[in-house]
């Protein structure tokens, strides 16, 4: 590890050889073309030779082991340069590059000839410590290893340089020779390096389980520096491997580094050591070393050149380029140092390395400025509008001067070699030369415009980014309105957002800050330190047992584990600690320390292993007895269903909630008798046995295990668990063959249903039963694994044994084993469990790790098959899950209220009308309100009202404060014009207060007015921003709280439970004791009586008076009024209950158990209702969404609902006549006699501000008609006259009168009210009010019934319990298919593309080896 222009990165040695220029200067010569000598120069280049190029210096492709990392070992090895020792160098030879000639190619490159030199190269002499063979000494670790001693055999070399006396030779340079260094051979050691080798460490997969033919071993031989199957021949058949071979992913290893209390996890950059690799693949080759980055040779894929015939190349060196990609630097100086090569040396390479540059990548440091400084300045934000914040912050003043900036300017990093030159030693024949110490001289810096220091100037050049709902430290405005848009987790955003945007403050860090990836941590969330497994995820269905793991008691041995001392090692560098150097720190230098491991010596010997030997308690066994639905074969019963025969018998059986299918007059069910068959085996039977589970139930036999109890006879740890593996293993399922009454999937058929492919019925195949063989699963549960041991009691129940009463039977004592129940300690999240533990320990196995997706896919394996064992992931969610609490709901349960339902009485629903609503229509049909909206808001819509519509105006307003300015005619007022009016235009008139002035008048003021300005107003919106008020559950009996108590905790507990009420009313129990809201009482009203009061009431008795009447005197006695007080407490008697409470009965009483009615409504639910009654936050409109006026409209009309009145008649209508109330109201007001009108009503106006006056009660009752009819029933509609309110009745009022005379004859489904003065049914009042659409509503009072004494059912509530996956609380939650479009997996006929295996053929360099040639 993707491709690479262009530059540099490995060269040096002339003191190893031979050869050997040119430019250019100068001379000299010239036919001026040039030639020639010296000088450049023995220099450049270049060649033979040596050494180096195998270092450094780049990457991490390969590689899970030929690799790496600890500790060894090589008696099986190598080793250039260096170092110390030992010997040695002697005498030839022959060649060959450069060169020089010819010559081939575009080029790179070569090819013949000729010449020449070496530290090239070759033979000979000498000669070993090498080899080989035989002896000896000594060690040792199996092969062996170390020394010695003969004897054979084989291999060596070169010079170079400086000096130099005598001798020799000389080309007269010198050279032999001495000498002295630097080199050469051969040998020993050495040092450092390197090869080999062994144990042990260090991924992930078993959905890879077997794998291996050189494979293991031997034997010989080759082959290497050594060992070795390294290779070969050849014998044998081994080797590896669940402690994980062999395949498959994935990866270079350490030292270290990052988290991390540590244990570990992740990592594996810079720095060091190791390995690997150089464009891929293979190969040698030379070399001390290489299978060699910048060498060599072939194949190959690019690239580039080319004269097309051939050539060149390899940046993973250092810069750089363009590619890729979220992204990563200069084609820079410079060898000064430090280091490396070569060199005697000087010096020459040297992108190693020393430096600067770029990048806030990191780390460390510093700095943008200090100190003062309040009208607390302007702005800004906020505001409750008063302020507050930003904030000493700024200005402003006074001072620093760090870094940048400019001017000046010296260290340090430089000490060497080296020449000189003194002196010292060493070698030497020498004072010489060389060498070596020591001094002194010369000389050397890229960085470098360096650092430090000094001048110089001026606050002058220098702050950002996050964050501000919670976690997490920091709040406000505005904008936006489930939009935009935020978000790590939870969650923000739907019109009042501290969570979105901005801004103003605020809090954090700070030359950074956020984000984003990635690795520890928190997460005890893989648990070794340190976890579970009853119900949360997890015990295998049961045993049996291989491997392994653990294992009684006692001696003795040994010393493997184990501990204890020493000692090596654990490289440097890092972290850790102390010194110490850059002003400080980062960074740096020195010392210490630490390095958990590993190896080596020596010692301990409890413990654990091994070895020996011994024991009984564990574990077997043996005798004696004992029990049981253990299993397994044969056999045998009886009840009982079904069928068959026959008998008797006759019409239905049968089934169901009800029915029908169905059987039956071909005689069924029913009954009698004989018969045939298959299955289960009643009573006994039992939270009773047994059995490893699965599971075993009529009786007898036969055969097999097991268990329990006694003796305490035998062996002598034989034990425990148990991964794989073996067997057993309900049921249903499959294969064969048999069987086949009853049952009874599938499947007909009948019913339920909306449907019913269920539930119920009538049938009925497989099957269910048996023999053989399969399957292997289950809620196979005690959801609880197997052994042992140990820790409290009580009680049942099964099976023995002992022992006690003379003996039995029963009992009591005690033992063992099994099999329940309560429960203490503990233990558990709680439930719960507790000697059958889920406590306390110890052994061993299984198994779990968020939920779906999924026990699916894909593999593999087991099945005939269904299917099983094994057993993922993509995606996806932010959660699924337990155990408990409190609610809520249940077509759960118990108990108990309520006109709940049933008895009952009347209605509604059907008509016709009157009213509200929908809904439609409309310019409008204003608005709200829907179990608790609909005769409600509205207790009064022709105008008004009114909030709608349409048309007309007005703009500081219809209304309120406040300023400013105008101004003495405007304004009230009065008049005209226009106008529908509202309004718009004009007119007239003339006002107050003060001051000046006789006065005329003038000036200043204030309301008004006019202009302006703040502002008014707005039934516009939000009741989901609010207040307040209400509804409503519900007049239900709940709802809480102190304190105690329990419980980890929500919480319970009181408040449950017996009783009993109308009630949490009340007693009584009681870990609770007591308390507050509520229920009750207190208030109101009636219902009896008393006392006081006595008009306007009343009238007994007295008197008047009238036809009559309390008219009238008088009276206050009772009616009554209205104040006030008595009366009812279960107070008394009997039962009944617990001696309670209380209930039943009763007695007196006007009233009896709350005496009847009413006010009054816990804690809360419904975001329940109202901005439209008001009140009010935000937001909206401002010649309008305000406001003022005419008219319309809220009254509409094909329909639907609700609510009423009024009827359908005879318990009535209708006409005469007579009789009895109560509570009201009245002054713009009720109105009487009396008079007009048929009437409404008019005219009047007596009385009355009211127990004084005004205000017919009605049904009833008496009499008359009316005779079942759409009528004398109903009364609507609609004609016509009228009377009243009121400006004004057309839209659109009420009355009266006459005429008209509609539906309707008792109301489907379904529904409402009422429990007594109550339904029911009669009229009366009054509020609104001008009138009225009121038949409403509130209120009076007449007459006045029926029925319940039950609580199954519906509704609705209450308590107490239960079960819940509901908590927006069953109108809840939640399942499946299915539209459409995206995703992601799986399979798909098949289709490509990679890796591997086997077998066979072709083969390139190259190395071995064989033959030839040829050369020496």
């Nucleotide at each position: 590890a993707g491709a690479c222009a262009u530059g540099c990165a490995a060269g040096u040695c002339g003191g190893a050889c031979g050869a050997g220029a040119a430019c250019g200067u100068c001379g000299g010569c010239u036919u001026c073309g040039g030639c020639c000598g010296a000088c450049u120069a023995g220099u450049a280049a270049a060649g033979u030779g040596g050494c180096g190029g195998a270092c450094u210096g780049g990457u991490g492709a390969g590689u899970a082991a030929u690799a790496c990392g600890u500790a060894g070992g090589c008696a099986a090895c190598c080793u250039g340069c260096c170092c110390a020792c030992g010997a040695g160098a002697g005498a030839g030879g022959g060649a060959u590059a450069a060169c020089g000639g010819c010559u081939u190619g575009a080029a790179a490159a070569g090819g013949c000839c000729g010449c020449u030199a070496a530290u090239a190269c070759c033979g000979c002499a000498u000669g070993a410590c090498g080899c080989g063979a035989g002896c000896c000494u000594u060690c040792g670790c199996a092969u062996g290893g170390a020394g010695g001693c003969u004897c054979g055999c084989c291999a060596a070399a070169a010079g170079a340089u400086g000096g130099g006396g005598a001798a020799c030779c000389u080309u007269c340079g010198g050279g032999u020779c001495c000498u002295a260094u630097c080199g050469c051979u051969c040998g020993u050691g050495g040092a450092g390096g390197g090869g080999c080798u062994u144990a042990c460490g260090g991924c992930c997969u078993a959905u890879c389980a077997g794998c291996u033919a050189g494979u293991u071993g031997g034997u010989g031989a080759g082959g290497u520096a050594a060992c070795g199957g390294c290779u070969c021949a050849c014998c044998a058949a081994g080797g590896c491997a669940a402690u994980g071979a062999c395949g498959g992913g994935u990866a270079g290893g350490g030292g270290g580094u990052c988290u991390g209390a540590g244990a570990g996890g992740g990592u594996g950059a810079u720095c060091c050591c190791c390995c690997a690799c150089a464009c891929u693949g293979g190969g040698a080759c030379u070399g001390a070393g290489a299978c060699a980055c910048a060498g060599c040779c072939c194949a190959g894929a690019c690239u580039c050149c080319u004269a097309c015939g051939g050539g060149a190349g390899g940046c993973a060196g250092c810069a750089g380029u363009g590619a890729a990609g979220a992204a990563u630097c200069a084609u820079u100086c410079g060898c000064a140092a430090u280091g490396g090569g070569c060199g005697a040396a000087a010096g020459c390479c040297u992108g190693a390395c020393g430096g600067u540059g770029c990048g806030a990548c990191g780390c460390c440091g510093c700095g943008u400025g200090g100190a003062g400084g309040a009208u607390g300045a302007a702005g800004g934000c906020c505001u409750u509008c008063g302020g507050g914040u930003u904030g000493u912050a700024a200005a402003c003043u006074c001072c620093u001067g760090u870094c940048a900036c400019g001017c000046u300017g010296u260290a340090u990093g430089a000490a060497u070699u080296g020449u000189c030159g003194c002196g010292g030693c060493a070698c030497g024949a020498a004072c010489a030369a060389u060498g070596u110490c020591g001094c002194g001289a010369c000389g050397u810096g890229a960085c470098g415009u360096c650092a430090a220091a000094g001048c110089g100037a001026g606050a002058g050049g220098a702050a950002g980014c996050c964050a501000c709902g919670g976690c997490u430290a920091a709040c406000u405005u505005c904008g936006u309105g489930c939009c935009a848009g935020c978000a790590g987790c939870c969650g923000c955003g739907g019109u009042a957002a501290g969570a979105c945007g901005a801004a103003g403050g605020u809090g954090g860090c700070g030359a950074g800050c956020g984000u984003u990836g990635u690795u520890c941590g928190g997460a005890a969330u893989c648990a070794c330190u340190g976890g579970g497994c009853g119900u949360a995820a997890a015990g295998a269905g049961u045993u049996c047992g291989u491997a392994g793991g653990c294992g009684g008691c006692c001696u003795g041995g040994u010393c493997a584990g184990u501990c204890a001392g020493g000692u090596g090692u654990g490289a440097a560098a890092g972290c850790c600690c102390c010194c110490g150097g850059c002003u400080c720190a980062a960074c740096c230098g020195g010392g210490g320390a630490a390095u958990g491991g590993c190896g080596c010596c020596u010692g301990a010997u409890a413990c654990u292993g091994c070895c020996a030997g011994g024991c009984u308690u564990g574990a077997g066994g043996g005798c004696a007895g004992g029990g049981g639905g253990a299993g397994a074969g044969a056999g045998u019963g009886g009840a009982a269903u079904u069928c068959c025969u026959g008998g008797u018998g006759u019409a239905g059986c049968g089934g169901u909630g009800a029915a029908a299918u169905g059987c039956g007059u071909a005689g069924a069910u029913a009954u009698c008798a004989g018969g045939a068959g298959g299955a289960a085996c009643g009573c006994c039977g039992g939270u009773g046995g047994c059995g490893a589970a699965a599971g075993c139930g009529a009786c007898u036999c036969u055969c097999u295990a097991u268990c329990c109890u006694g003796c305490u006879c035998c062996u002598g740890a034989c034990g425990c668990u148990g991964a794989g593996g073996a067997a057993c293993g309900a049921a249903a399922g499959c294969c064969a063959g048999g069987g086949g009454a009853g049952c009874g999937a599938a499947c007909g058929g009948g019913a339920u249903u909306a449907g019913a492919u269920a539930c119920c019925c009538c049938g009925g195949u497989a099957g269910u039963c048996c023999u053989g063989g399969c399957c292997g699963u289950a809620a196979a549960c005690g959801a609880u694994g197997a052994g042992c041991a140990c820790u409290a009691c009580g009680u049942u129940g099964g099976g023995g044994g002992a022992g006690g009463u003379c003996u039995g039977a029963c009992c009591c004592u005690u033992u063992c084993c099994c099999a329940g129940c309560c429960g203490a300690a503990a233990c558990a999240a709680a439930c719960g469990c507790a000697u059958u533990a889920a406590g306390u320990g110890c052994u061993c196995c299984g198994c779990c790790u968020g939920g779906g997706g999924a026990g699916u896919a894909c593999g593999g394996u087991c099945g005939c098959a269904a299917g099983g064992c094994u057993g993922a992931a993509a995606c996806u969610c932010a959660a699924a899950g337990u155990a408990a609490u409190u609610g809520a709901c249940g077509g759960g349960g118990a108990c108990u209220c309520g006109c709940a339902c049933a008895a009952g009485c009347g209605g509604u629903g059907g008509a016709g009308c009157a009213u509200g609503c929908g809904c439609u229509u409309u310019a409008a049909u204003u608005c709200g309100a829907u179990c608790g909206a609909c005769g409600c808001g509205a207790a009064g819509a022709a105008c008004c009202u009114u909030a709608c519509c349409c048309g007309g105006g007005c703009u500081u307003g219809a209304c309120a404060u406040g300023c400013u300015c105008g101004g003495a005619u405007u304004a009230a007022c009065c008049c005209g014009g226009u106008g529908a009016a509202a309004g718009c235009c004009g007119g007239g008139c003339c006002a107050c207060a003060c001051c000046c002035g006789c006065a005329a008048g003038g000036g200043u003021g204030g309301a008004a007015c006019g202009a302006g300005c703040a502002c008014a107003g707005g039934u516009g919106u939000u009741g989901c921003a609010u207040g307040g008020c209400c509804g409503u559950c519900g007049u239900c009996a709940g709802c809480u709280c102190g304190u105690g108590u329990c419980g980890u905790g929500a919480g319970a507990u009181g408040u449950u439970g017996g009783g009993u009420u109308a009630a949490g009313u009340c007693c009584c129990g009681u870990a609770a004791c007591g308390a507050g809201c509520g229920a009750a009482a207190c208030c109101c009203u009636u219902g009896u009586c008393c006392c006081u009061a006595g008009u306007u009431g009343c009238c007994a008795g007295c008197g008047c008076g009238u036809u009559a009447u309390g008219g009238c005197g008088g009276g206050c006695a009772c009616u009554c009024u209205a104040u006030g007080g008595a009366g009812a407490c279960u107070g008394c008697c009997g039962g009944u209950g617990u001696u309670a409470a209380a209930c039943c009965g009763g007695a007196g009483g006007a009233a009896g158990g709350u005496g009847g009615g009413g006010a009054c409504g816990a804690c809360g639910u419904c975001a329940g209702g109202u901005c439209a009654g008001c009140a009010u936050g935000g937001c909206c409109c401002u010649u309008a969404c305000g406001u003022c006026c005419g008219g319309g409209g809220c009254u509409a009309g094909a329909c639907g609902c609700g609510u009423g009145c009024u009827a359908c008649a005879a318990u009535g209508g209708u006409c005469g006549g007579c009789a009895c109330a109560a509570a009201g109201g009245g002054a713009a007001g009720c109105a009487a006699u009396a008079c007009c009108g048929u009437g409404a009503g008019g005219u009047g106006g007596a009385g009355c501000c009211a127990a004084u006056c005004c205000u017919c009660a009605a049904a009833g009752c008496c009499g008359g008609c009316c005779c079942c009819a759409g009528u004398u029933g109903g009364g609507a509609u609609c004609g016509g006259g009228g009377g009243c309110u009121g400006a004004a009745a057309c839209u659109c009022g009420c009355c009266c009168c006459c005429g008209u005379g509609a539906a309707c004859c008792c109301g489907g489904a379904a529904u409402c009210g009422c429990u007594a003065g109550u339904a029911a049914u009669c009229g009366u009042g009054g509020a609104u009010c001008a009138g009225c659409u009121a038949c409403g509503c509130c209120a009076c009072g007449g007459u006045g019934a029926a029925u319940g004494u039950g609580u199954u059912c519906c509704c609705g509530a209450g308590u107490c319990u239960u079960g819940u996956a509901c908590a927006c609380a069953c109108c809840g939650c939640c399942c499946g298919u299915c539209a459409a479009g995206c995703c992601a997996c799986c399979u798909g006929a098949g289709u490509u593309g990679a890796g591997g295996g086997c077998a066979c053929c072709c083969g390139a360099a190259g190395u071995c080896g064989c033959g030839g040639a040829c050369c020496g």
Description
Predicted 3D model of a 1416-nucleotide RNA (small-subunit ribosomal RNA) from a metagenome. The sequence is in RNAcentral, with records from SILVA.